[in-house]
Bacterial RNase P class A, 334 nucleotides, folded computationally. It was read from a public genome assembly, where an Rfam model found it.
RNA sequence: CGAGUAAGUCAGACAGCCGCGCCGAUGUUAAGUCGGUGAGGAAAGUCCGAGCUUCAUAGGGCAAGGAUAGCGGGUAACGCCCGCCGAAGGCGACUUCAGGAAAAGUGCAACAGAAAUAAACCGCCGGACUAUGUCCGGUAAGGGUGGAAAGGUGAGGUAAGAGCUCACCGAACGGCUGGAGACAGUCCGUUCCUGUAAACUCUAUCCGAUGCAACACCGACAGGGGCUAUGGUUUGCCCGACCGCUCCGAAGGGUGGCUUGAGCCGAGCGGCAACGCGCGGCCCAGAUAGAUGGCUGUCAAAUACAGAACUCGGCUUACAGACUUGCUCGCACC
Repeated sequence: CGAGUAAGUCAGACAGCCGCGCCGAUGUUAAGUCGGUGAGGAAAGUCCGAGCUUCAUAGGGCAAGGAUAGCGGGUAACGCCCGCCGAAGGCGACUUCAGGAAAAGUGCAACAGAAAUAAACCGCCGGACUAUGUCCGGUAAGGGUGGAAAGGUGAGGUAAGAGCUCACCGAACGGCUGGAGACAGUCCGUUCCUGUAAACUCUAUCCGAUGCAACACCGACAGGGGCUAUGGUUUGCCCGACCGCUCCGAAGGGUGGCUUGAGCCGAGCGGCAACGCGCGGCCCAGAUAGAUGGCUGUCAAAUACAGAACUCGGCUUACAGACUUGCUCGCACC
């Protein structure tokens, strides 16, 4: 210098003018004025985990349904994150993985092929006969089909063959050794040695429903109920009327929920890391028809995806452009 790989940051800036929500001060609880503050890395999808809410629920179990699935750690928790193991890909940095069980049982394996868990099409060997062929039997070494054909190679053996026997190599399981563990080593033994569980199924662990338009409180008008333990007035009583008290009801009404929280920033310590610990500092939208905007100028240019609505931790998806750091490979030079 080129090519790549991993992690991360920013998401126009400044000035002037006009305007909006919220908070504080002033002001007569008004109008106005002054000051402060005002979107995101995803505010999004609403997929997962929580807080909070109401309903259900004595407690426990079974069944059904759903989710997850190597090991260890982190976390309030998780299906998230970190580290490691295994497998696959890459020269490499590194990336990807629904990564439990096929020896509980069932199913499936299209086409091709004789045959897909069970086999004789060709070939090879033996026998019989009506003999250049036909039939019967043996055989999985060879050919052919297929993603996959009885674990592979060689030797012995045999009529021809075959783990039938032996040696070597692999796979699985058990023992041994190492490791916290997944797992590794391959020293010893065994052989039930096709694949498929993003097919049914089995095993282990977890899961009640509902979402802030939740929910709680206040509540004008209209309407309705109650007041013989005589509510009051109207005539002493009944009916009726009016008034009062009280309950229900209820405005696309008001208030709370609503933003101080598993919070943010800084440097330090512990840890490979995720993360944790103590210390110091900070307060950072809270609307309810819904504010956060518009115009002009300068910076070469001003343009990505996008717009809070109860809150928090993740994941996923969208994204113009600019930048930083670690590492890898190649080339050149010293």